Bacterial RNase P class A from uncultured Friedmanniella sp., 394 nucleotides, folded computationally. The RNAcentral record of the sequence draws on MGnify. Its Rfam family is "Bacterial RNase P class A". It is annotated as a ribozyme. Lineage of the source: Bacteria > Bacillati > Actinomycetota > Propionibacteriales > Friedmanniella. Its mean pLDDT, the model's own confidence on a scale to 100, is 76.

RNA sequence: GAGUCGGUCAGGCGGUCGCGGUCCCGUUGCUCUCACGGGUGGCGGUAUCGAGGAAAGUCCGGACUCCACAGAGCACGGUGGUGGGUAACGCCCACCCGGGGUGACCCGCGGGAAAGUGCCACAGAAAACAGACCGCCCUCACGGCAACCGUGGGGGUAAGGGUGAAACGGCGGUGUAAGAGACCACCAGCACCUCAGGUGACUGGGGUGGCUAGGUAAACCCCACCGGGAGCAAGACCAAGAGGACGCGCGUGCGCGUCUGCGGAGACGCCUGAGGGCUGCUCGCCCGAGUCUCCGGGUAGGUCGCACCAGGCCGCUGGCAACAGCGGUCGCAGAUGGAUGAUCGCCCCCGGCCCUCGGGCCGGUGACAGAAUCCGGCUUACCGACCGGCUCGU
Repeated sequence: GAGUCGGUCAGGCGGUCGCGGUCCCGUUGCUCUCACGGGUGGCGGUAUCGAGGAAAGUCCGGACUCCACAGAGCACGGUGGUGGGUAACGCCCACCCGGGGUGACCCGCGGGAAAGUGCCACAGAAAACAGACCGCCCUCACGGCAACCGUGGGGGUAAGGGUGAAACGGCGGUGUAAGAGACCACCAGCACCUCAGGUGACUGGGGUGGCUAGGUAAACCCCACCGGGAGCAAGACCAAGAGGACGCGCGUGCGCGUCUGCGGAGACGCCUGAGGGCUGCUCGCCCGAGUCUCCGGGUAGGUCGCACCAGGCCGCUGGCAACAGCGGUCGCAGAUGGAUGAUCGCCCCCGGCCCUCGGGCCGGUGACAGAAUCCGGCUUACCGACCGGCUCGU
């Protein structure tokens, strides 16, 4: 200097005014209590906290809630080397194999093509139980004086040439009429046996065998493993409500209190089981006395869920690591038409102009971008600044 991998920050400081939560204090209204005191709403004050590395996508996995006490099979969906981590995962770590790179490192829809089906355009003789266009050899006939050449018929051949991304191993020989793993040596692949290393995927060594069986599964498929559904608009509670029943009071049609839960029509049913649940189907199991359909009407308000948890940070121990254990310390948003904004000063950064090169002036919402049940990941967007490891070159 170039590259590669990982980490941190996400303008800073101070002031004024303004938002939301929480604790405490004061004040005030309502209500409960014999009282002390409690609950709840309004207003004010002090203190303190208050958007992200992706809050985004809604792609995975869960926690939690309900169905619900919750089986089997088929279908459907997902994953796909080995071992580990994790609550779990399609995530993370380490390693193996294959590919790229001088290297550090990076990439992989990484099981199976000898279970079956399909596809491989064009070119080519032929694209998988493949095949003869040009060739090579033998033989017959004809023509040329003829060695030999040419044409045609028959037989043998796949080593040479051509086509192609890819043509039934490579190279050197023996052999043959000419050739061919037909045979031989060496090599590659494959199958089997064996030794060593490794938890394993796998790696290395040795032996036997002439066995040589294209590619594609990010094509259908086969194999192995995994998978209930819906989702905080989940769900729980309170209030209100048209109508009805009962009770009390009295001025006899009004008021108060308690309980229930709207009106009409129809169908089926009440253990001889209507209706419903278990993804889509089937079986099986379960709930069940009222359900279902249509028409009309009322309410749509409040509280909880709501942030203390698979939590953050620091240290030690174990582990190559992901991470785990132990100890200490901290409490870091909870809105609901939806909170963190406006303004001033200084500094930093970016851009423009001027310059005596000290600096001066002007401008800038200064990237991507705003929590909504929460957490672990992945993917995408992004201006810059800083730190560290490793590799290569000089």